[in-house]
Context: one part of a larger RNA
This record gives sequence, structure tokens and C1' cells, in this order.
RNA sequence: CGGGGCCGAGGGAACUCGGCAAAUUGGCCCCGUAACUUCGGGAGAAGGGGUGCCCGUGGUCCUGAACCGGUGGUCGCGGGCUCCAGCCCGCGGCUGCCGGGGAGGGACCGCGGGUCGCAGUGACAAGGGGGGACCGACUGUUUAAUAAAAACGCAGGUCCCCGCUAGGCCGCAAGGCUUUGUACGGGGGCCGACGCCUGCCCAGUGCCGGUGCGUGAAGCCGGGGUACAACCCGGUUAAGCCCCGGUAAACGGCGGGGGUACUCUGACCUCCUUAAGGUAGCGAAAUUCCUUGCCGGUUAAUUGCCGGCCCGCAUGAACGGCGUAACGAGUCCCCCACUGUCCCCGGCCCCGACCCC
Repeated sequence: CGGGGCCGAGGGAACUCGGCAAAUUGGCCCCGUAACUUCGGGAGAAGGGGUGCCCGUGGUCCUGAACCGGUGGUCGCGGGCUCCAGCCCGCGGCUGCCGGGGAGGGACCGCGGGUCGCAGUGACAAGGGGGGACCGACUGUUUAAUAAAAACGCAGGUCCCCGCUAGGCCGCAAGGCUUUGUACGGGGGCCGACGCCUGCCCAGUGCCGGUGCGUGAAGCCGGGGUACAACCCGGUUAAGCCCCGGUAAACGGCGGGGGUACUCUGACCUCCUUAAGGUAGCGAAAUUCCUUGCCGGUUAAUUGCCGGCCCGCAUGAACGGCGUAACGAGUCCCCCACUGUCCCCGGCCCCGACCCC
């Protein structure tokens, strides 16, 4: 010096992208617990107190010997009845069951007194906590070997296709799957719990429906042509296109100039223009270029964070908008506790490296 481990005066995040790492907390019992909330939760919120051992004592529960009462079984002996098998009675031995009984043992919960240490969940094991925002509702899933996430999924919402020889999918086909299912079903797209909501535009593109004026291939019909044909011309004619309508939780889209209330601003007026000119909400935002916007809060000091403002470079409603309890090895900010992260380094132990033999 490298790896691992222990301790540290005073300070306590000054370290750093960031408390990364470490430290703190830690079990059990009791007390006690806020906002908010979908009334479940949030909660182990937070914050306190207790905890060993010895003696005494109370309660609850479990177990349970002797003994007492009752009632069986079996064996032996004696007696009675019976032709016998056998039955009944008494005494004794062994043994079972039911009820009572409580010696003793155990578990748990207390109460009082005492006692030792710095320390009693004495080791091990064993949550640090709180507040404010963002995203995603949640438990889940994922880049085997740099990403676990705000990505995927999810209940739920909505739209589209499909009446079954369906629709969709695999296969050249035969044949399969969905399905031995049948619209309360199956397939596909988008959104993504829940709450409040989801505005305007169908001009373009797409899809759906319709009409038959136009256009429209082969075929067919008629004419020309040819010994027959080829071929030429005209007519007729399907889908499609054109045309007419519908449809945005289909792809998508949702303006500009000038003037006006003493200043500023512009409810108001006016012009151009569009298919329609962005509603409710939210807004310097995971979106704001200018930008470290401006104001307030937090700090001694803040390109941070939170709350406001709104000239939104370039928010905005299922490519969903805005909220939201709970949840998260997610992201950001603040506070308490705690610490060798740091000021600023020191000591000790183990292993290695290194040095000497």
C1' cells in the first nucleotide's frame, strides 16, 4: 500500500452528482398517535414508559394421584336353579367405564417487596423517522450477462369486424387453431383503478352508405373487313373512379393584421382568411428557447425545491385533460435523529502485498 474488521476528542453532511457508505433505530408488553381518506386505510404513524434475577402474593386456563359413589368385563371358589348348554347370588383376584374429589404438576396475565451491573430483547437475531412535490392507480412483468423504470401488463372505458360453411390466424394444398365455442361469444385497435370530464372541425386522407349523369376491361350485340379468320369501328357493360351523403375514443387539424377606456391593458370595433380557428382544465411544467423569467416561502447565502403569476419559443382533453386515498429497491427538495462522508486524520486486529534469513 490492497482487502476485511473494531474504536475515536471537538464539530455534525461542512463530503458528494446524490448522506454513496457507515452510523442511528430494532424483539415483546403497555400508553399514545396528525393531516388526509375510496372509511378499508394512513398505523409499527409520530412520541413515550417497561423489560434481568430473588422472595411473597392474586387471577385465568390446562393437566391430574389417593380416596368416595355408581356401573361393567374376566378368572377362581362356594351356594341355588336346570336333563344339558347355561343362568342367578355371595366372596376373592385382575381389569374397564361414568360421576365426585382434589394432592401434585404446568401455561399465561398481573401486584408488592428486595437485589446486582455502565448496561437486563445484556450475546445472536432485530424498522431510522417526518414533511412537500413528479410519474405510474394498486399486487404483478421486463432488457439471462451495463437499464427494474414514469417502460410492459392490469381490472375498467370506448371504437371496429363477425349470424357461424362467421370473422381472424397457419398452410401451395389437404388440413388445422380460435372451437366440438355461437354476440352475456370470438377477433382487432386505442385508452388504462377511481372521481369530475372529454369541447370545435368531415375541407384533405381513410372507412361506411348511396346514386347511376360521366368514365370504365374482356365478353356479347351491330357494322366494316377477310374464301374463313386476324383486324377496325360503334353499341352494351361489373367493380372501381367521378358524383352525393355519413363518420374524429378513424388518420388528423384546432389563425393573422389594425384600432379603441388620460398612462398601461383592451371587455369593444374592424379587415383578411379557414374545414374549424384550442372549450373546460392545467401551465417557466418529465413540455419554457429567451431563463438563474417575476413575486412569495425555505437558506447567512439556493441555476434547487414548494406556492403563486401567465407573452404556453412549442399545454390541452381516450397519441386522453385535470384531480386523487393507498401503494413504489422509481425521481426531486426540505427537516429531525445519527454518524470518519467530511474538517483531518489517528490507534488496534486479521489476510495479502512487501522486506530479511
Model confidence (mean pLDDT): 88 of 100. A computed fold for a 357-nucleotide part of an RNA from a bacterium, annotated as large-subunit ribosomal RNA, domain IV. The full RNA is in RNAcentral, with records from ENA.